[in-house]
């Protein structure tokens, strides 16, 4: 330096054939059951989908550029 892959909740991901209202589990809160704590059950809360900009009537999904991780491969003294 060239090329591929990943960036969605606090952790692990799914959704990337454009159009349900962004979701699963596991953790956190709060009930409810226990003397009390696990366990179980029921419920809430938590996302500017990595940032900027374009197409588009509509973008997490298509393009561009950037950043931040992983990886093949090349080149140097």
């Nucleotide at each position: 330096g060239u090329c591929c892959c990943c960036g969605u909740a606090g952790c692990u991901c799914a959704g990337c054939g454009g159009a349900u209202u962004a979701g699963a589990g596991c953790g956190u809160u709060g009930g409810u059951u226990u003397c009390c704590g696990g366990u179980a059950c029921c419920a809430a809360a938590g996302g500017u989908c990595g940032g900027a900009g374009g197409u588009u009537c509509g973008a997490a999904u298509c393009c561009u550029c950037c950043c931040g991780g992983g990886g093949a491969c090349g080149c140097c003294a």